This is a predicted structure of a 1437-nucleotide RNA (small-subunit ribosomal RNA) from an uncultured bacterium. Rfam family: Bacterial small subunit ribosomal RNA. Its family is annotated with ribosome and structural constituent of ribosome in the Gene Ontology. RNAcentral holds the sequence, with entries from ENA and SILVA. Its mean pLDDT, the model's own confidence on a scale to 100, is 84.
[in-house]
RNA sequence: AAUGAACGCUGGCGACAUGGAUUAGGCAUGCAAGUCGAACGCACCGGGGGCAACUCCGGUGAGUGGCGCAAGGGUGAGUAACACGUGAACAACCUUCCCCCGUGAUGGGGAUAGCCCCGGGAAACUGGGAGUAAUACCGAAUGUGGCGUCUGUCCGCAUGGAUGGAACGCUGAAGGCGCAAGCCGCUCGGGGAUGGGUUCGCGUCCGAUUAGCUAGUUGGUGAGGUAACGGCUCACCAAGGCGAUGAUCGGUAGGUGGUCUGAGAGGAUGGUCACCCACACUGGGACUGAGACACUGCCCAGACUCCUACGGGAGGCUGCAGUCGAGAAUCUUCCGCAAUGGGCGAAAGCCUGACGGAGCGAUGUCGCGUGAGGGAUGAAGGCCUUCGGGUUGUAAACCUCUGACGCCCGGGACGAAAUAAAUGACGGUACCGGGAGAGGAAGCUACGGCUAACUACGUGCCAGCAGCCGCGGUAAUACGUAGGUAGCAAGCGUUAUUCGGAUUUACUGGGCGUAAAGGGUCUGCAGGGGGCCUGCCAAGUCUGGCGUGAAAUUCCAAGGCUCAACCUUGGAACUGCGUUGGAUACUGGCGGGCUAGAGUGCAUGAGGGGAGAACAGAAUACCUGGUGUAGCGGUGGAAUGCGCAGAUAUCAGGUGGAACACCGACGGCGAAGGCGGUUCUCUGGCGUGCAACUGACCCUGAGGGACGAAAGCGUGGGGAGCAAACAGGAUUAGAUACCCUGGUAGUCCACGCUGUAAACGGUGCAUACUCGAUGUGGGCGGAGCUUUGAUCCCGUCCGUGUCUGAGCUAACGCGUUAAGUAUGCCGCCUGGGGACUACGGCCGCAAGGUUAAAACUCAAAGGAAUUGACGGGGGCCCGCACAAGCGGUGGAGCAUGUGGCUUAAUUCGAGGCAACGCGAAGAACCUUACCUGGGUUUGACAUCCAUUGGACCGGAGAUGAAAGUUUCCUUUCCGCAAGGACCGGUGGACAGGUGCUGCAUGGCUGUCGUCGGCUCGUGUCGUGAGAUGUUCGGUUAAGUCCGGCAACGAGCGCAACCCACAUUGUCAGUUGCCAGCAGGUAAAGCUGGGCACUCUGGCGAAACUGCCCGUGUCAAGCGGGAGGAAGGUGUGGAUGACGUCAAGUCCGUAUGGCCCUUACAUCCAGGGCUGCACACGUGCUACAAUGGCUGGUACAGUGGGAAGCAAGGCCGCGAGGCGGAGCAAAUCCUCAAAACCAGCCCCAGUUCAGAUCGGAGUCUGCAACUCGACUCCGUGAAGCCAGAAUCGCUAGUAAAGGCGUAUCAGCAACGACGCCUUGAAUACGUUCCCGGGCCUUGUACACACCGCCCGUCACAUCAUGGAAGCCGGUUACACCCGACAUUCCCGAUUCAACCGCAAGGGGAUAGGGACCUAAGGUGUGCCCAGUAACUGGGAUG
Repeated sequence: AAUGAACGCUGGCGACAUGGAUUAGGCAUGCAAGUCGAACGCACCGGGGGCAACUCCGGUGAGUGGCGCAAGGGUGAGUAACACGUGAACAACCUUCCCCCGUGAUGGGGAUAGCCCCGGGAAACUGGGAGUAAUACCGAAUGUGGCGUCUGUCCGCAUGGAUGGAACGCUGAAGGCGCAAGCCGCUCGGGGAUGGGUUCGCGUCCGAUUAGCUAGUUGGUGAGGUAACGGCUCACCAAGGCGAUGAUCGGUAGGUGGUCUGAGAGGAUGGUCACCCACACUGGGACUGAGACACUGCCCAGACUCCUACGGGAGGCUGCAGUCGAGAAUCUUCCGCAAUGGGCGAAAGCCUGACGGAGCGAUGUCGCGUGAGGGAUGAAGGCCUUCGGGUUGUAAACCUCUGACGCCCGGGACGAAAUAAAUGACGGUACCGGGAGAGGAAGCUACGGCUAACUACGUGCCAGCAGCCGCGGUAAUACGUAGGUAGCAAGCGUUAUUCGGAUUUACUGGGCGUAAAGGGUCUGCAGGGGGCCUGCCAAGUCUGGCGUGAAAUUCCAAGGCUCAACCUUGGAACUGCGUUGGAUACUGGCGGGCUAGAGUGCAUGAGGGGAGAACAGAAUACCUGGUGUAGCGGUGGAAUGCGCAGAUAUCAGGUGGAACACCGACGGCGAAGGCGGUUCUCUGGCGUGCAACUGACCCUGAGGGACGAAAGCGUGGGGAGCAAACAGGAUUAGAUACCCUGGUAGUCCACGCUGUAAACGGUGCAUACUCGAUGUGGGCGGAGCUUUGAUCCCGUCCGUGUCUGAGCUAACGCGUUAAGUAUGCCGCCUGGGGACUACGGCCGCAAGGUUAAAACUCAAAGGAAUUGACGGGGGCCCGCACAAGCGGUGGAGCAUGUGGCUUAAUUCGAGGCAACGCGAAGAACCUUACCUGGGUUUGACAUCCAUUGGACCGGAGAUGAAAGUUUCCUUUCCGCAAGGACCGGUGGACAGGUGCUGCAUGGCUGUCGUCGGCUCGUGUCGUGAGAUGUUCGGUUAAGUCCGGCAACGAGCGCAACCCACAUUGUCAGUUGCCAGCAGGUAAAGCUGGGCACUCUGGCGAAACUGCCCGUGUCAAGCGGGAGGAAGGUGUGGAUGACGUCAAGUCCGUAUGGCCCUUACAUCCAGGGCUGCACACGUGCUACAAUGGCUGGUACAGUGGGAAGCAAGGCCGCGAGGCGGAGCAAAUCCUCAAAACCAGCCCCAGUUCAGAUCGGAGUCUGCAACUCGACUCCGUGAAGCCAGAAUCGCUAGUAAAGGCGUAUCAGCAACGACGCCUUGAAUACGUUCCCGGGCCUUGUACACACCGCCCGUCACAUCAUGGAAGCCGGUUACACCCGACAUUCCCGAUUCAACCGCAAGGGGAUAGGGACCUAAGGUGUGCCCAGUAACUGGGAUG
């Protein structure tokens, strides 16, 4: 785009079309083929005449007769065929009615239906008798003619045709009407027209898993038959005929003009209309006839339905309507012969479900309408909202108009022609005029992308959507609804089907190295293709004429319906076929020639080419003997194994089999498989040179044939080594493996089979052409030098490699040995799986091979390349990563956090590193979020409104655990007033939530990681993803720097800039300091004084590989040195790129959405967060002598201090108490411990260690029971250095020691954050573990190795193969039975026409038989389908 459509929702009008696609299933009822009295007799009716007989006119009925019924109408079952289409042929034919021409029509006869009478039968129907007519029937005559025989002429495409002549034979008729003329018929013949029959060329679906088919088969002779040819039929004879150019068989199907689609070529299709064919309940058969083997005729058989008196009969809607059934689905039991056409008739006319019309169905196409203009406070309502507004939307309302469709009224056709009259189903329709009135008339689908159109709510991987991709797991533009929007519109969507897109079967117009695809190789029949010159022919080819190519359709033009659809007319076209004339370049055919292809010859060369035979040496194994002794062998390490019965080792001799080191190569040969010691014999192919010979002999090659590694099979040999299977030993979680010790088939030979391989260059064969470079094998030619060379050089032919250009390629790559450019031929491919499978066929001894599907299932499978990630891949490098060290953890007790358990609650979060002394820098109440109980409800807290009361405040009481509830007393503010301030009550907005979602978020943070990376612009390369830069060589802590480079630059990171510490200058000098001066104390910067020093804290200086030597690429840099307080980043901090982990946090705060609102809010009391069989993390204290205890003597820094720090003094053993100078602090207060000096302890669970428990206290606080810290006295547990494992640290570091601070009433702090004191050891090095960086490589990974993914087993579902059987269908063959009918034969029955006086004859006939045969039966097969216990694999989950 389309449709004979259907379904869903919706539906105003008209025109034109169209409508049983399925059950060729069954059918009630009505109608669809009759007509003629001018062919004929009769009966009846009506009318006229007549007295009547009778006669005339008109009509009706059945019958005889004629014509028609073979047309028209329906359907598509069958048919793969001369059925259809197209073009020819009939010299092999027929043709009613119609037209033309010619001829004739004389004279007779006998019947019969109807009717009447008598019978049979339920009916359908039928028997007998009497009698009758014809254009019915039958003889005879007539022959223009026709046919047969004979014989001429002319002609032809074979058989033959046309046309004369003669004699003989055969051969025809019907009348009717009319007064008549005449008309209609009849006979014979010729011609025409129309229609038909037959034959032939070409075209006409699929299957080869159908390869052979055929006995009337093919042909001949003769006969029969037919309208006619013919095996059409028969007798005889011959053995043919068809087939890979697809016979036969099977499946499917009416064919065509056309229709749909498509740019076309094609593909699909054959409804309506037209042509042809076939069919008429199923099967068979003939009759009549011009024509049938006959849709509404006959006979027979069968199935079905109906009637029946059970004896017997009747029927055939695939005609028009209609009905049932099946189905997703397809109409009225209408009107009319008015028109067109058909039958009959002389005509009038009759008949006509053909046809003309109407009806039903939005089934389709076309046309029209559902109003037009104005109308903004942009109404209301709806929806959304950032609450401002936006949108629906000029849309509506409202105003002014109009009147197409529909409605009402009036008028009113054409179609009607002949032709004067009559005649219209449609139809009072179309059309015209008038009237009223916006009144009666819009839906459907979609809105994630493709694809035009977006928001809200509901839902929450549910419900659902979906053409593909895919949506939905609490913020869904994708589901459902609404609003809005988009598209189309009386329709809109969906489904189904066809073509297109699809160059995705490729003729136009594809491919095969790696995506699917080159046959394992060669040979070769058929087939296809084929060199140069020339002559003839004209088949192909080109061109002109003629015939045909039906109409309709399509296209163009014009015309008719108001337009259009539709219709009419004309033209063009119908790309085809036939015939005829011409052309001859090319192809082809025939003929002649040539040598460039191909082959032969002569000469020569290389070679693991093949077959057979013989021979040689090394090695292994075995056997014999000698020497010799304890091991050998084997492995990562071992063991099994061998060995004192003498192995291994070694020497000598022997036997046997297999394979041929070095040469050896990227090298040679062969068609491929393949071929390797040496020699001989036989033999195939190839190269080069010469140019003698043949003269296109060539290329390819479906089938066919031959060869064809290894393994395997058969028969017979052989068997050293090796070695499937097997055994043992190891390894391992296991180890039916890898390793080891053994070991049988086999490997070897001969003969035969198998016929496959990653049989690969994954690249079919042949020929030609197209830049180069460089090896190598074989041959030929040349030239120089001469060292006469096996190539040192030049050229050429053949083979075999590497690199590269153009070109090609998706890329990789190929690139004169093409995957380039072309030609010829063959093979093969068409998404993945199923499936190198099943079934069937062929081959094979078997194993198996070859050929080769479908159901079903998936939305991919695949190629090449890219970026990452990963690797028990590689290279380089770094880090307390390992190593080297020091000290710990893991064992003990306690502290603390977590899990678990428990509980009314043990609130919540954090979960490998990167949760676990974490949020928490302070849980007895509070905190507090949890639990129990008691209360409050505009609320504990904020703002506002309405209303009401009162100042507020203050005081007292009851109850209660408190919160709260409640009672009473006192007071009455400011302002003139309105009103206001404050407080309370009531009501309304609202408050409140540590309720949920960190996977809706902001912000902040952790981590990789202070790792050195992450990117961009421009350019360049690539089809592209991307690459380059950023790689490479050095170097660095560093993508730090240098050099090079299709890159050049730049950004975020690194470094530096910032802070602190280390040196120093300067300025400043109190609260700090005290060198000199002075005073002074028990002592003390205590005082005067000073600011030199220390120190404090501002501003500066200083370090930059700057200098020297070496090294390095004249580089960057590195090593060493000098100077310096400090040296190569001086040390420490702050600083954290692009990003990753949906990492953490809604319980810090903020915040979207959701949820609660007398509760999930809020107040209070008490409890809990501290609960304890247990497990883990982080710490503290220890286990002691480098120690403990006692005494003595020293030395810090960071800090803190007013509800505070607190001195000296007094009391207490002590915690502490009393008291209080001083100090908002460089001023006062708080200030060390290890260390050192002495003494004791003497290796012990201790003078170690301090848990636990008892008692007594102190302090804080409303309150220390659950549940604080500290003090004193007493008690004195585990623990004697810690398994597997594991952590920190590289210098003022580790380790050890104490001190301070935040939080805080107090404190569970042994934590955290800081401070100083004492103060080490070690680093060879980068193999390994962990983490990271750069380059490279492989990849089937990309959620990225915690990836991906294979097979069995179990379960469920689905389709399918096999299968004993069962069942159905088609078909073949054999046999049996055999209706009707034709033909033939018989015919004793019967018989009007002719002959005969008659008898009888001739002829016919009932009946019978033969051949053939439908249906039926029996049996045996082929094929196809269904089903099946069981069974095989497959697919999905």